[in-house]
Context: one part of a larger RNA
RNA sequence: CUGGGCGUAAAGCGUAUGUAGGUGGUUUUAUAAGUCUGGUGUGAAAUCCCGGGGCUCAACUCCGGAAGUGCAUUGGAUACUGUAAGACUAGAGUAUGGGAGAGGAGAGUGGAAUUCCAGGUGUAGAGGUGAAAUUCGUAGAUAUCUGGAAGAACACCAGUGGCGAAGGCGGCUCUCUGGACCAUAACUGACACUGAGAUACGAAAGCGUGGGGAGCAAACAGGAUUAGAUACCCUGGUAGUCCACGCCAUAAACGAUGGAUACUAGACGUCGGAGGCACUUACCCCUCCGGUGUCGUAGCUAACGCGUUAAGUAUCCCGCCUGGGAAGUACGGUCGCAAGAUUAAAACUC
Numbered sequence: 001c002u003g004g005g006c007g008u009a010a011a012g013c014g015u016a017u018g019u020a021g022g023u024g025g026u027u028u029u030a031u032a033a034g035u036c037u038g039g040u041g042u043g044a045a046a047u048c049c050c051g052g053g054g055c056u057c058a059a060c061u062c063c064g065g066a067a068g069u070g071c072a073u074u075g076g077a078u079a080c081u082g083u084a085a086g087a088c089u090a091g092a093g094u095a096u097g098g099g100a101g102a103g104g105a106g107a108g109u110g111g112a113a114u115u116c117c118a119g120g121u122g123u124a125g126a127g128g129u130g131a132a133a134u135u136c137g138u139a140g141a142u143a144u145c146u147g148g149a150a151g152a153a154c155a156c157c158a159g160u161g162g163c164g165a166a167g168g169c170g171g172c173u174c175u176c177u178g179g180a181c182c183a184u185a186a187c188u189g190a191c192a193c194u195g196a197g198a199u200a201c202g203a204a205a206g207c208g209u210g211g212g213g214a215g216c217a218a219a220c221a222g223g224a225u226u227a228g229a230u231a232c233c234c235u236g237g238u239a240g241u242c243c244a245c246g247c248c249a250u251a252a253a254c255g256a257u258g259g260a261u262a263c264u265a266g267a268c269g270u271c272g273g274a275g276g277c278a279c280u281u282a283c284c285c286c287u288c289c290g291g292u293g294u295c296g297u298a299g300c301u302a303a304c305g306c307g308u309u310a311a312g313u314a315u316c317c318c319g320c321c322u323g324g325g326a327a328g329u330a331c332g333g334u335c336g337c338a339a340g341a342u343u344a345a346a347a348c349u350c
Stems, first nucleotide, its partner, number of pairs: 004321003007304002012318001014201004021194003025088007033081002035077008049065006091191001092188003095184004103177007110154001114150008125136002162169002206247006215241002220236004258317006266295011299306002323350003332343004
C1' cells in the first nucleotide's frame, strides 16, 4: 500500500458559503488517451524453475530450455471511462400564482410586575429561617391608596407547534430583507454533488471605548450552621447582566449520529400546501407533496437500541481514530489588547 472503524468503547470539523481537486443523468456520431488483444524488438551474465551431463553421492558445477509481471514500437477491438461535436429532460435552476412562519435588521409603541421618589390613611412591628440573627422601623417602617420616575423582561396564547445553516429566535405595529413549501409544467438544458486551503457567521463568560443600571448577582462584607465552614441557608452588595461600536472564537456548540443521491413493510399523531368527495359549501373522510414526532417489519448492532428523518442496502466527496497516563501539555509557528485560542510532540511510566 491493501485493510478496519467513527450514536454510547479512540474517532463527524460548532455551522455554512465556496477555490483547487475528486466524482457525475439519458442519447447519437467521431476519436482511440485510459482499457482489452496480437506481432516485432529489447528485457546482460549469474541466481530462481524445468530437462540432461560431470566430480563415488550431495553440496557444487557444466549444457540446453523456460520464465523475465516491464519498456518501446506496430496492427487491431470499441462495451466502459476520457476527449470533441450534436441532441434530450427525469437532476439542478428560472418564471407565474398562492398560503404558512418567535427567520434577520431598524424604528416606534403597550400593559402587568419590581424597585425608588412624593403625598394620604395608619401604628409597632416588619423581614427572614429548620430555628435564628445580621438587616429595616417611633427621624413612622411593613400594610394600603393616589401620583411620578427608571431599567429590564414579555404571563395567558404556547403545543415532542413554527422558523433558521448552526449559534439561536417569543408583547404589539410599521419599514427594509433572506430562505423554505405547494400548484402549473411555460423557459434554460447537466448549469450537478462534495469540498483540502480560504472566507463568513458563531451561546454564555471575558476584554476595549462611551452610555445605562430597576431586578438579579461572581468577588466582597456581615449573620447563622459547624469540630472547622474560605460552602450549602440568610441580610447586604460591586463587576457583570442592558445599549452602541470593536475584539474574543470557545461549550455536554448534542441527535454525543458530516454532506448528497437512490432503493427497502406498515400503523398512529401533528404542522404547511394542493386535489377529490361533499354542494346544507366552514367540518369529516380519501389521495399526493414537504416538515416534525411516537411505535414497529426486514435488516443492522457487542448490547442498548436504530429502523423511509436509518445506526438498513449501495455509490461519491470531505473530516477524524489507532492502548492508558504524561497531554490537548511543553517547545516552535499563527492569531489575540489581554485572558487565551489554534496547530501539536517526546522522554518517562503502566
The part of an RNA shown here (small-subunit ribosomal RNA, central domain) has 350 nucleotides and comes from a lake water metagenome.